A computed fold for a 491-nucleotide part of an RNA from an uncultured prokaryote, annotated as small-subunit ribosomal RNA, 5' domain. The prediction has a mean pLDDT of 89. The full RNA is in RNAcentral, with records from ENA.

Context: one part of a larger RNA
RNA sequence: GAACGAACGCUGGCGGCAUGCCUAACACAUGCAAGUCGAACGGUAACAGGUCCUUCGGGAUGCUGACGAGUGGCGCACGGGUGAGUAACGCGUGGAUAAUCACCUACCCUGUGGCGGGGGACAACAGCUGGAAACGGCUGCUAAUACCGCAUAAGUCCUACGGGAGAAAGGCUUCGGCCACCAGAGGAGGGGUCCAUGCUUGAUUAGCUUGUUGGUGGGGUAAAGGCUCACCAAGGCAACGAUCAAUAGCGGGUUUGAGAGGAUGAUCCGCCACACUGGGACUGAGACACGGCCCAGACUCCUACGGGAGGCAGCAGUGGGGAAUAUUGCGCAAUGGGGGAAACCCUGACGCAGCAAUGCCGCGUGAGUGAAGAAGGUCUUCGGAUUGUAAAGCUCUUUCAGCAGGGAAGAUAAUGACGGUACCUGCAGAAGAAGCCCCGGCUAACUCCGUGCCAGCAGCCGCGGUAAUACGGAGGGGGCAAGCGUUGUUC
Numbered sequence: 001g002a003a004c005g006a007a008c009g010c011u012g013g014c015g016g017c018a019u020g021c022c023u024a025a026c027a028c029a030u031g032c033a034a035g036u037c038g039a040a041c042g043g044u045a046a047c048a049g050g051u052c053c054u055u056c057g058g059g060a061u062g063c064u065g066a067c068g069a070g071u072g073g074c075g076c077a078c079g080g081g082u083g084a085g086u087a088a089c090g091c092g093u094g095g096a097u098a099a100u101c102a103c104c105u106a107c108c109c110u111g112u113g114g115c116g117g118g119g120g121a122c123a124a125c126a127g128c129u130g131g132a133a134a135c136g137g138c139u140g141c142u143a144a145u146a147c148c149g150c151a152u153a154a155g156u157c158c159u160a161c162g163g164g165a166g167a168a169a170g171g172c173u174u175c176g177g178c179c180a181c182c183a184g185a186g187g188a189g190g191g192g193u194c195c196a197u198g199c200u201u202g203a204u205u206a207g208c209u210u211g212u213u214g215g216u217g218g219g220g221u222a223a224a225g226g227c228u229c230a231c232c233a234a235g236g237c238a239a240c241g242a243u244c245a246a247u248a249g250c251g252g253g254u255u256u257g258a259g260a261g262g263a264u265g266a267u268c269c270g271c272c273a274c275a276c277u278g279g280g281a282c283u284g285a286g287a288c289a290c291g292g293c294c295c296a297g298a299c300u301c302c303u304a305c306g307g308g309a310g311g312c313a314g315c316a317g318u319g320g321g322g323a324a325u326a327u328u329g330c331g332c333a334a335u336g337g338g339g340g341a342a343a344c345c346c347u348g349a350c351g352c353a354g355c356a357a358u359g360c361c362g363c364g365u366g367a368g369u370g371a372a373g374a375a376g377g378u379c380u381u382c383g384g385a386u387u388g389u390a391a392a393g394c395u396c397u398u399u400c401a402g403c404a405g406g407g408a409a410g411a412u413a414a415u416g417a418c419g420g421u422a423c424c425u426g427c428a429g430a431a432g433a434a435g436c437c438c439c440g441g442c443u444a445a446c447u448c449c450g451u452g453c454c455a456g457c458a459g460c461c462g463c464g465g466u467a468a469u470a471c472g473g474a475g476g477g478g479g480c481a482a483g484c485g486u487u488g489u490u491c
C1' cells in the first nucleotide's frame, strides 16, 4: 500500500447493488417449511344446492357441487441447511466399465409387440371391547389402476442346448379420441464402481498388518472384488516415510503480488459428508432416508405411574456463548419444483419488503458576486498580521429530502407480492443535511497558553526534570470525507 462475512471509538443526509452467527454440530417455546390426485376405489364426517316428508322445531335422501377419514398412485432420495467427521479414490485432472462379459436407471423422448379370462382378501364401515392417553383387540360386510393364479410370449431371462420360466388395468369422453397399463430395444439425463496421478504438519511417531496378502470354492450385490465365509499357502506395506499423532471438508475460485509465489476456501457454482449421539435395516427406480421406521443412550415434556411424546446444522424467532452478525414480515404476480387430463392445490425454494454506513458505487450538504479587508477570535516587534471572499449584504438555482398530481415495464388473453414503487409533472424555500484523524522525524501540516520526569504521549526513534512545534487546551494548518480513526488477520 492492498484486502476483509469484521469488531470497537467518534460522527452520520439520500439512493442503487451486494453482504450479514466466522463463537456453542449448544439447548430450543410458537407458527410455517411436502404434498397432491374423486378422471384409480368403496364411500359421505363437515359445508352448499336439489328432491321427499314435516307436528314447521326439523327429519330423510350421495342425487349434485364438493370432500374429512380410509384403500390406492406419484412425490416425499428434489429443493433448503450445516462443515461435525473425513488426509480418504473424499476432492481435482485424465481414463475404464460389451467388437472376447463387473453395472443400475422411476418420470421424459423414439420406435416394436401386447392389454384375453378368472379368483380370494384387507381397510374404511357396523357391532362388541381394552386403555388416562398414545394407541389398540375380536367378530362381520365391501370396492379398485391394491393382491393372486390361469392363458398367450415377437423380443426377454435361465439352460446340461433337449428344454424351461415369466406380463398387463383400467379411467374419462362431445364416441372423434385422450390419459393410463405390460414386455422388451434404443436415446437423453442421472447415478454406482475401478485405475493412473496431484492434494497439510510432525521421525522428539520406525516399524505396521491375521481377513492381514494371495489362491480355490460357496454366499452376497445392479455390479468386479476378502465384500463375506470355509479351506489352503505365508504373504502384503514401509526412509520415494508405512504405522501413529495433530490439523483440515475438496475444487472452480477469492485475496495479495510485476510475476513466480504466498495466504485463503464467506456469499455464487460443482462434488462430498452429516441431520440429538451410536447402531440397524424396511419401503422403493433411487435412501440405509433432516421435517420415515426400529433398538440403545443422554436430555426435555405428558401421565391416572401401567405407559407414552419429541429432535430448527429448513424460514423466522428465543435463551446461551461471544468483540460480533437481521423480521416470530408480504406473496406464490414472476422463475423453478411436486401432484393433477385440467381447473387448481402445495412450495419460508424463490420473488420482494424490513433491519445494519457491513462493503462497493453514485449524489448532495448550494452557485455567482461581495474589501469597510466589518465585528469577534488568535498572534504581535503594538506598526500590524491572520482567520478571510470566509461571513454579512446583493443576485440566482432547487439535485436530494419534503408536499401535491399522474403513474409503468416486469404479463402472452387473464392474473403484480413488490407498489401508488420506479419514473414524469408541479409547489415552497438556501431552505433539512459534516465529520473524523493528524501537524518532532519517518510523513503533508506551527504558534500561544497551561503543566514541570508530574499529568501524560508513543507504530519505531523517542518526548515531559520552567521558554515542550512530541503531554493538555486554544488559534491556525494538513489529510480523508458520510465517513474517519483504532484493533485484529492475510499478502
Stems, first nucleotide, its partner, number of pairs: 001491004006487005013363006019356002021321001026319003030316003035074003040071002043067002047065003050061004081274003090199008103191003108187003112183003116150001118148002125140006156165003170179003200246003207237003212234008249271004253264004276297005299310004327353001329352003335349001336347004366396004376387004400432001402427005410418001435480005440461003446475005456463002